RNA sequence: AUUUCACGAAACUAGGGUUCCGGCUUUGCAAAAAGUGCCUGGUCCGAGAGUUUCGGGCUCUGUUAAAGAGUUCCACGGAGGGAUAAAAGCCCGGGAGGU
Numbered sequence: 001a002u003u004u005c006a007c008g009a010a011a012c013u014a015g016g017g018u019u020c021c022g023g024c025u026u027u028g029c030a031a032a033a034a035g036u037g038c039c040u041g042g043u044c045c046g047a048g049a050g051u052u053u054c055g056g057g058c059u060c061u062g063u064u065a066a067a068g069a070g071u072u073c074c075a076c077g078g079a080g081g082g083a084u085a086a087a088a089g090c091c092c093g094g095g096a097g098g099u
Stems, first nucleotide, its partner, number of pairs: 007055006015045002020042002022039001023036005056072006074094001076097001080092003
């Protein structure tokens, strides 16, 4: 430097903040309004290196066709920037760098 599908999607979780709901505080007769995420939470966002499922790829057997079995390894990682209401193991990124 080149090649290799170091494959894709979904559900969930670690985690995340605060647009909405709720909680709390203040104001108000009330309806409600404002503030608050060093408010447990619900909605929401959410992993290349987390889990599971489905599909795809490859190999073998096999059939007119089909179907079946196996396999899909490894993976330390800043700072900074970006999006969204805002933030994050999200995206830049299997990056820079390291072994």
Molecule: Guanidine-I riboswitch aptamer
Organism: Nitrosomonas sp.